Source information:
This is a predicted structure of a 177-nucleotide RNA (FMN riboswitch aptamer (RFN element)) from Actinoplanes cyaneus.
[in-house]
RNA sequence: ACGCGCUGGCGGGACUCGGUGAAAUUCCGAACCGGCGGUGAUCUGCUGCGCAAGCGGCGGUAAGCCCGCGACCCGGACGCUGCUACCACCAGCGGCCGGUGGACCUGGUGAGACUCCGGGGCCGACGGUUGAUCGGGCACAAGCUCGGUCAGACAGUCCGGAUGGGAGACAGCGCGC
Numbered sequence: 001a002c003g004c005g006c007u008g009g010c011g012g013g014a015c016u017c018g019g020u021g022a023a024a025u026u027c028c029g030a031a032c033c034g035g036c037g038g039u040g041a042u043c044u045g046c047u048g049c050g051c052a053a054g055c056g057g058c059g060g061u062a063a064g065c066c067c068g069c070g071a072c073c074c075g076g077a078c079g080c081u082g083c084u085a086c087c088a089c090c091a092g093c094g095g096c097c098g099g100u101g102g103a104c105c106u107g108g109u110g111a112g113a114c115u116c117c118g119g120g121g122c123c124g125a126c127g128g129u130u131g132a133u134c135g136g137g138c139a140c141a142a143g144c145u146c147g148g149u150c151a152g153a154c155a156g157u158c159c160g161g162a163u164g165g166g167a168g169a170c171a172g173c174g175c176g177c
Base pairs, nucleotide, nucleotide: 002176003175004174005173006172007171008170010168016030017029018028019027032156033124034123035069036068037067038066043060044059045058046057047056048055049054064122065121073099074098075097076096078094079093080092081091082090104120105119106118107117108116126160127159128158130151131150132149133148134147135146136145137144138143
């Protein structure tokens, strides 16, 4: 150095101006953001060969839309907890297995570019969000809350699950070689 195991902390960014409106960081115009691994012709450090042009070696760095992964969501059997006299059902949680799940063209250079340079595009889980009015409850009141009706406004960026989970990178320790 490499392989395996254990432990530890770390591990996602972004709304500003104008417009419409009763109401928008949600719509419209402009602006803003980009997790992890791989690949990689960029840039860069050290270095070998060569008179030189140049050719190599090792390392760092380089993709939201190329290949994968993660978060979110769905399903399955299983386990635990609750419920139950017990079981089943049901509910919650957990790891595992499976699934769903987004986006790129063009010109240039070149032997070669979905990665470089120029230009123009595109994408981004789930839940929440406003007003009027009628009725019930609470309240001295302002107002809050539940239900109905009508209208409405639609989130990558706000709030929430989440002080969660996590791809993974790193460090320490042990064992193997």